Transfer RNA from Calypte anna, 74 nucleotides, folded computationally.

RNA sequence: GGUGCCAUGGCUCAGCUGGUUAAAGCACCAGCCUAGUAAACUGGAGAUCUUGGGUUUGACUCCCAGUGGUGCCU
Repeated sequence: GGUGCCAUGGCUCAGCUGGUUAAAGCACCAGCCUAGUAAACUGGAGAUCUUGGGUUUGACUCCCAGUGGUGCCU
């Protein structure tokens, strides 16, 4: 220098050949339970989906560019 893949709550990740409210586990908070803590059970908060632009009636999803991570080629 070229090229592939990845980026989604605090963490691990699902989602999608474009269409309502972006799902789950762990963690967190509250309740319940307990002599008390934990566990179990119930409920709750938390992500405008890495950034910018484009296409579209509509973008986490498609296209272009950038950033970061990782691999391959040279």
RNAcentral holds the sequence, with entries from Rfam.
The coordinates come from a structure-prediction model, not an experiment, and the mean pLDDT is 81.
Rfam family: tRNA. It is annotated as a transfer RNA.